[in-house]
Context: one part of a larger RNA
């Protein structure tokens, strides 16, 4: 220096930091929802007419709610480093081989139809998760058709143009007044952002790892594939390619800005904050999408739980928290008040990101536990050559003082109108009263800091040299001193 720990002591604030082990299982709550201005329906509550003695029924209308179609987000934000020694990352470049929703700018458009389902009904299986027939309906959900400024493609042409095919769309609301506006949709071109993909050199240790690959290896034709180059993939053909400039194997490890260190060079590490990667119970797979999967799906496989035994249900390496591991890490809190993120025209609506409080002297900073006088140098303690020394102005006592603490008011910025978790929190005035607040180690040399008394090579001390066998300044107490200080010592571990 330190993400420590552990041993003794502890008064308060500030900003940091908190499972380095078992990528070891997890109860339990929450952590990704949203949108009625996309869409039918079913409840609930209420307005207006209408029928009806009534119950109550129709019908328009407003709100609110539920499951559902649809959209948009769940690929972002949040976690961990198992694995990888590799284009993983840093750096520098290529991409005439690419892609890119939202958003920005541009240019042209938005027309005419169609079947169809969830949700809802009837009817059934099932113990549940859940399902299967049958019937009816809605769209910005599908599906043709047109149109085509454009894009692709193919044929002609040869330098910029013709000719032919294919390719689009969705609509809701508001003012409503013939009309106009706002958010959508659809093609195209740009541009931002992002990402893929290749590439030069750079990236730990061992040769007691010296050959290695023929399992596509290393080229090249032809097919396939991909958004995209390419043995990526396949079938023939050819026999290459890598290496002492350390290939292959083996062990070890995310990587970086950077951290600690040091006069540098250089060593060592890689928590906290930031960028890339990887990974999401263990292996595999695909699917929806611009974009792939912690809090989606399917398969298998270990563990768990339910069950009526036929069969299903989970994955905290998200934020609390439980067990186990262990020398050793915190609350099953508060709020969306700010910043950002999703969804919506808006209003809101979610948000364990995030931003606060709580725990821990785990770290760094800061304050404080009192100031001034006070000699009969008290009383005690220790010590003594028994005269004294010393603890020591130290206490008592006398004045003062009020940081902090306690009490009573008062009270913020942070919030461009309202809107504050934090919070009656910082902060500011009034009172009160030294009042609540010192301990660790260590005195033999190195190394500041010496005596009595116990012990008797015995207890025991030790970082090394070494101490103890009867005068121990070295062990164990006390007295006194040094030293740092709310810490202080010990023990890892780096330079």
């Nucleotide at each position: 220096a330190u993400a420590a720990a552990c041993g003794c002591u502890g008064g308060c604030g500030g900003c940091g930091u908190g499972c380095c082990u078992a990528a070891c299982a997890c109860a339990u709550g929450c952590a990704a929802g949203u949108c009625g201005a996309a869409c039918g329906c079913g409840c609930c509550c209420g307005c207006a007419g209408g029928g009806g003695c009534a119950a109550c029924c129709c019908u328009g209308u407003g709100g609110g709610u539920g499951a559902g179609u649809g959209g948009c987000g769940g690929a972002c934000g949040g976690g961990u480093g198992a694995g990888u020694a590799a284009c993983a990352c840093g750096u520098g470049g290529g991409u005439u081989a690419u892609c890119u929703a939202c958003c920005u700018u541009g240019a042209g458009g938005u027309g005419a139809g169609g079947a169809a389902u969830a949700c809802c009904g009837g009817c059934g299986a099932g113990a549940a998760a859940u399902c299967g027939c049958c019937g009816a309906c809605a769209a910005u959900a599908c599906c043709g058709c047109a149109u085509a400024g454009g894009u692709u493609c193919g044929g002609a042409a040869c330098c910029u143009u013709c000719c032919g095919a294919a390719c689009a769309a969705a609509g809701u609301c508001c003012c409503u007044u013939u009309g106009g506006g706002a958010c959508g949709u659809c093609u195209c071109a740009a541009g931002a952002u992002g990402a893929g993909c290749c590439u030069g050199a750079g990236u730990c240790c061992g040769a007691u790892u010296a050959g290695c690959u023929u399992c596509g290896u290393u080229g090249g034709u032809g097919g396939g594939g991909u958004a995209a180059a390419a043995g990526c993939c396949u079938a023939c053909c050819a026999a290459g390619g890598c290496g002492a400039c350390g290939a292959u194997c083996g062990g070890u490890a995310g990587c970086u800005g950077g951290u600690c260190u040091g006069a540098g060079a250089g060593g060592a590490c890689g928590a906290u904050c930031a960028g890339c990667c990887a990974c999401a119970c263990u292996g595999g797979g695909a699917u929806u999408g611009a974009g792939a999967a912690c809090g989606g799906c399917c398969c298998a496989g270990a563990c768990u739980c339910c069950u009526a035994c036929g069969g299903g249900g989970g994955g905290c390496a998200g934020c609390a928290g439980u067990g186990a591991g262990g020398a050793a890490u915190u609350u099953u809190c508060g709020u969306c008040a700010a910043u950002g993120g999703g969804g919506g025209c808006a209003a809101c609506c979610c948000u364990g990101a995030a931003c606060g409080a709580g725990c821990a002297a785990c770290g760094c900073c800061g304050c404080g536990u009192g100031c001034a006088g006070g000699a009969a140098g008290a009383a005690g303690g220790u010590u003594u050559u028994c005269g004294g020394a010393u603890c020591g102005u130290a206490a008592a006592c006398u004045g003062c003082u009020u940081u902090u603490c306690u009490u009573g008011g008062g009270g913020a910025a942070g919030a461009u109108a309202a809107g504050g978790a934090c919070g009656g929190u910082a902060c500011c005035c009034g009172a009160g009263g030294a009042a609540g607040a010192a301990g660790c180690c260590c005195c033999g040399g190195c190394u500041a800091a010496c005596u009595a008394c116990g012990u008797g090579c015995c207890a025991g001390c030790a970082g090394c040299c070494g101490c103890g066998g009867u005068a121990a300044u070295a062990c164990g107490u006390a007295g006194g001193g040094g030293g740092c200080g709310a810490g202080c010592g010990u023990u890892g571990u780096c330079c």

Description: A computed fold for a 495-nucleotide part of an RNA from an uncultured bacterium, annotated as small-subunit ribosomal RNA, 5' domain. The full RNA is in RNAcentral, with records from Greengenes.